[in-house]
RNA sequence: AGAGUUUGAUCCUGGCUCAGGAUGAACGCUGGCGGCGUGCUUAAUACAUGCAAGUCGAACGAACCUUCGGGUUAGUGGCGGACGGGUGAGUAACGCGUGGGAACCUCCCUCAGGAGGGGGAUAACGGUUGGAAACGGCCGCUAAUACCCCAUAUGCCGAGAGGUGAAAUGAAUUUCGCCUGAGGAUGGGCCCGCGUCUGAUUAGCUAGUUGGUGGGGUAAAGGCCUACCAAGGCGACGAUCAGUAGCUGGUCUGAGAGGAUGAUCAGCCACACUGGGACUGAGACACGGCCCAGACUCCUACGGGAGGCAGCAGUGGGGAAUUUUCCGCAAUGGGCGAAAGCCUGACGGAGCAACGCCGCGUGAGGGAUGAAGGCCUCUGGGCUGUAAACCUCUUUUCUCAAGGAAGAAGAUCUGACGGUACUUGAGGAAUAAGCCACGGCUAAUUCCGUGCCAGCAGCCGCGGUAAUACGGGAGUGGCAAGCGUUAUCCGGAAUUAUUGGGCGUAAAGCGUCCGCAGGCGGCCGUACAAGUCUGUCGUUAAAGCGUGGAGCUUAACCCCAUUUCAGCGAUGGAAACUGUAUGGCUUGAGUGUGGUAGGGGCAGAGGGAAUUCCCGGUGUAGCGGUGAAAUGCGUAGAUAUCGGGAAGAACACCAGUGGCGAAGGCGCUCUGCUGGGCCAUAACUGACGCUCAUGGACGAAAGCCAGGGGAGCGGAAGGGAUUAGAUACCCCUGUAGUCCUGGCCGUAAACGAUGAACACUAGGUGUCGGGGGAAUCGACCCCCUCGGUGUCGUAGCCAACGCGUUAAGUGUUCCGCCUGGGGAGUACGCACGCAAGUGUGAAACUCAAAGGAAUUGACGGGGGCCCGCACAAGCGGUGGAGUAUGUGGUUUAAUUCGAUGCAACGCGCAGAACCUUACCUGGUCUUGACAUCCUAGGAACCUGCCAGAGAUGGUGGUGUGCCCGCAAGGGAGCCUAGAGACAGGUGCUGCAUGGCUGUCGUCAGCUCGUGUCGUGAGAUGUUGGGUUAAGUCCCGCAACGAGCGCAACCCCUAUCGUUAGUUGCCAUCAUUCAGUUGGGCACUCUAGCGAGACUGCCGGCGUCAAGCCGGAGGAAGGUGGGGAUGACGUCAAGUCCUCAUGGCCUUUAUGACCAGGGCUACACACGUGCUACAAUGGCCGGUACAAAGGGUCGCCAAGUCGCGAGACGGAGCUAAUCCCAUAAACCCGGUCUCAGUUCGGAUUGGAGUCUGCAACUCGACUCCAUGAAGUCGGAAUCGCUAGUAAUCGCGGAUCAGCACGCCGCGGUGAAUACGUUCCCGGGCCUUGUACACACCGCCCGUCACACCAUGGGAGUCAGUUGCUCCAGAAGUGAUCCCGCCAACCCGCAAGGGGGGCAGAUCCCUAAGGAGUGGCUGGUAACUGGGGUGAAGUCGUAACAAGGUA
Repeated sequence: AGAGUUUGAUCCUGGCUCAGGAUGAACGCUGGCGGCGUGCUUAAUACAUGCAAGUCGAACGAACCUUCGGGUUAGUGGCGGACGGGUGAGUAACGCGUGGGAACCUCCCUCAGGAGGGGGAUAACGGUUGGAAACGGCCGCUAAUACCCCAUAUGCCGAGAGGUGAAAUGAAUUUCGCCUGAGGAUGGGCCCGCGUCUGAUUAGCUAGUUGGUGGGGUAAAGGCCUACCAAGGCGACGAUCAGUAGCUGGUCUGAGAGGAUGAUCAGCCACACUGGGACUGAGACACGGCCCAGACUCCUACGGGAGGCAGCAGUGGGGAAUUUUCCGCAAUGGGCGAAAGCCUGACGGAGCAACGCCGCGUGAGGGAUGAAGGCCUCUGGGCUGUAAACCUCUUUUCUCAAGGAAGAAGAUCUGACGGUACUUGAGGAAUAAGCCACGGCUAAUUCCGUGCCAGCAGCCGCGGUAAUACGGGAGUGGCAAGCGUUAUCCGGAAUUAUUGGGCGUAAAGCGUCCGCAGGCGGCCGUACAAGUCUGUCGUUAAAGCGUGGAGCUUAACCCCAUUUCAGCGAUGGAAACUGUAUGGCUUGAGUGUGGUAGGGGCAGAGGGAAUUCCCGGUGUAGCGGUGAAAUGCGUAGAUAUCGGGAAGAACACCAGUGGCGAAGGCGCUCUGCUGGGCCAUAACUGACGCUCAUGGACGAAAGCCAGGGGAGCGGAAGGGAUUAGAUACCCCUGUAGUCCUGGCCGUAAACGAUGAACACUAGGUGUCGGGGGAAUCGACCCCCUCGGUGUCGUAGCCAACGCGUUAAGUGUUCCGCCUGGGGAGUACGCACGCAAGUGUGAAACUCAAAGGAAUUGACGGGGGCCCGCACAAGCGGUGGAGUAUGUGGUUUAAUUCGAUGCAACGCGCAGAACCUUACCUGGUCUUGACAUCCUAGGAACCUGCCAGAGAUGGUGGUGUGCCCGCAAGGGAGCCUAGAGACAGGUGCUGCAUGGCUGUCGUCAGCUCGUGUCGUGAGAUGUUGGGUUAAGUCCCGCAACGAGCGCAACCCCUAUCGUUAGUUGCCAUCAUUCAGUUGGGCACUCUAGCGAGACUGCCGGCGUCAAGCCGGAGGAAGGUGGGGAUGACGUCAAGUCCUCAUGGCCUUUAUGACCAGGGCUACACACGUGCUACAAUGGCCGGUACAAAGGGUCGCCAAGUCGCGAGACGGAGCUAAUCCCAUAAACCCGGUCUCAGUUCGGAUUGGAGUCUGCAACUCGACUCCAUGAAGUCGGAAUCGCUAGUAAUCGCGGAUCAGCACGCCGCGGUGAAUACGUUCCCGGGCCUUGUACACACCGCCCGUCACACCAUGGGAGUCAGUUGCUCCAGAAGUGAUCCCGCCAACCCGCAAGGGGGGCAGAUCCCUAAGGAGUGGCUGGUAACUGGGGUGAAGUCGUAACAAGGUA
């Protein structure tokens, strides 16, 4: 510090996710030790048991004990139980933090002064008595440092007079106590400035409320309380209300700014079962005190009582989850005490827990035949791996034994921890390694299993038979006594942007303007010092963080020292800037004066064209409308045409990226009223300005209300068409509305998708309005300038597109708005509205994207150009018939398998009777029919017989070879038998593959290097202008070159020359029946080598080009004709059954052998052929002319026989020699005469021939007889552009036999092409795109089903809260006096007073009750939409002109 993920790829926007750190954690697997920390985050839930606050006999009386010294104790009394400890429920508050303040108290400490005189009670105790108990009642006695009175007093109050006001001389030898005053310290109470979460879908709140006066009250200011008076106080700088929350030092994270958090430790606050209350006291409204009410629990004799773990342990419960009912007061600290001392679950320690941090160990060195085993393998080997074994060494740790602390202050004594830490010795490598990951992010890979299953997953995504992603093994990587997962926080995230983002198109500028508050604000002075800057002081507790040092062996931990920023307060200084005050200025702003353009606004008046309607005339059968029609109108006279009249609405031409207005918007002419702008001038004011939350005004169309109006147009509605449907598009009608007046609505793609204002930053050019200069008689032209409106463009900006002085550039100010997509501009609430609806405006849930710009393709019922038997023009077919053949389907034991749009279907098959053969039935074999290796035997081989359907089995015969070697023997080859390795598979996967092939397409394309342009994908080149069959060539050009394709080179053919003449040929000579023979090689022919054609020549056109057109010559002319040749790629195209091959499967069978059957089936459908339907023909007779092939297991002549297929026969030929082999159409003559025929030949019967072991299933051919359909073929569809189509025959491969198929050969030999509108396919350029699996694409909505969350909902339940009322415990306060009372006062006394107690009343008031509202949550019949869900239904809305933009 970044990375993954939207796309075919790119850049951007933008979300989601990951890598880091952290935790009071939990869970899974695992677990050796030590140190230091930490440990109910949930139920502020309920608590058994024990302990957590006592102490003082030196305050007092008494009782008991006594060693007679004293001790112990309940009670009275004093001090302390307000500290310490726990918890975070409540609290949004002066609660906390920080800094200040004045009107206070303070147990304790210090100092000063004082303590004179008197008095009456009471507990304990005794007696009696009630009660189950808790606990009391009555009578009697008694003490004090308990209580009371008098005196005195600095003090306090009061202007003063005056008033008021204390004690315990207690114990003692002192220290200790008491009272009063002053002071100090500490602690506390109160007040104020500032800071302190979210919500405005909470906007108004408040009656003791705000202030004053009198009084009361408090330690103390104060509406704190009360009476009266006034009507204030708070709030957009967020009151009130609602939700949530203890606050802080700090902690975690972060570069920081920030964000999150508030366990442990420390400060403050609040609370103590829930609510209320006071008492005591220095201090409480009191955790282990009191009273009352309530809930709960316990005891009870039912009358009544007792209790409060949010102290330490512990228990139940809750929960994912949090410890021992331990030891000790030895240390530190606290209470009491004079002290000894007692108490102390504070604290010090131990125990449990890997909960965290830190440290240590599980051994170290050597050790290769790289052992065994495991895993992988290309079978060679590799990995585990120096790892192990083995040798040497060590002892941290472990076990045992011995010694043994510091912590103790304070001279002695005193240690829970603890026989602990630590030290020494002995023993023995001994006691000690796991977890996660290994597709990318992200370090680390292979095998097996599984087969969209099981499963994984943080995101992207893996898994459908070769999974580096699932599970296991091996290996590797990471961390390590831990490792992973989950949860949460910060980071990355500049993804709320102060540092540090944006708003034309990605989310985002309010529709426009006015304008209060607010924010910001021109030039020159002066003053002040609020902001600002700076010095000093105070404070910001300690701990913590940082830095330096020190102590535990180190570290964690702990100790010591120390620094900075920053906040607040106080006090000096500076005066540039902001601010305030004041004085001036004119350039911002405004006013005046003079001009000027304009569909700016409102009102009134006028006008013509058109349309419709009405009336009349002329006139007759149609009009109208459409793609085509129909509905409609019309013989009752339409449409058309002429004249007259009426009505309403809109204003042609001018008219223009021209004008005006803030925007919406504004268009005939004239008049009135009225707003704003611009120019010129520089007289006036003197910053008067800019922006603007809330607010106000205006605001298209549609819509609403009331009243008018209504020609045309025209939602709704009706009808006609179209259509599968057509609630649409088209047509005919047509109501609201559109128009006017008045009033609402307040929204639009209200758009420049661009807020307003000001300043600055190159220009060119057009246009509108004004002014000036020059010139002119004047106008125009020209130059300058101000304002508006366009266009191109520099710098700059931008993701790109683009913007560019009218900024989207550079800056300033202010406002508005945005923060992933969907849900949703929806729900609820509120406001506005007559309504429609508008404004404001969420969440649950769900996805990993949604999106912008640009790129390359593909596609379009987009455009342009061009080509092709693509159409058109022609010729002949197919589709109808019969038949052959292939396919589908069906059938079957099997009808083997494959090929399936073009590009499967006379295809694999260049030839299924057996074989082939892969299929079926039956019979058989198991190292095998076939290959290699080993052992043993034997030559191999040939040939009988028997059984059997055969395979096979049994049994005989003949017979020994080749090489080396003297021989023995060995070797090669073959056969038989045996054992195991293995063979075998036309079994599966063509979607694991190679090879081969088809297709687009013989279409003209496909790319690269360098350069250039672009952030980039990419572009350029390859586009453009011409031209070509062609990316063929030329020209131009930021391109220049190159490659694969095109063309050419190759083969055949067309002409000529030359060479060579046998088996070929024969002009001349001779000869023959015959080129038969002699002779010859001129010709033909054969087959080698050459020539020839290149737009080379001429003319025209063309850019002086490429080239095109025409011509000459030539056998051939512009590629002469034909063939071979198939770029980058596409179709997961075809083939595992040609072959090869990975993987899987099979192994007495899915292998192998044999016989028979099947592939030949047959209601049917399709493809491809053949033969026909006839006279351009059939038949009969006669007669002519090829080419290219094949042949020894062959072709087969002559001759003879047969009607014929053929047979017999045997010559020739390994072929320019012989044979197949008569070519046929054609030509000549004859016959048939338009018919189901002398056409056609299917089918069937009979008889034969040939091949072959064998023609039944199931061959071909021949003869005789039979003589079917068919009379030119519906929709539709195919081939062909010249030696072509059509037509005629011939040959060959395969092959024993079988050809209408296939591959070739020649003979005869046409017609037509105007042309490119249309159909199909293709090429190039361009355009749109929401497509990229690429239009066979994408995609929308209803309905149906399942699930999920949510709104409404008659209600219902619960919580919380406001108000009104009732009632009112305890208690303070006030009042009263019928009761009771020792102290003091008066009084001789009685009695009275004062005071107290009890009681009563009143005010306040908790729980409770009644009623009525608000808010929140749960639930609910039913209901609304929403989301999600491989293969449901209906349509086709959108994306291309998406077929109606």
The RNA shown here (small-subunit ribosomal RNA) has 1445 nucleotides and comes from a metagenome. It matches the Rfam family "Bacterial small subunit ribosomal RNA".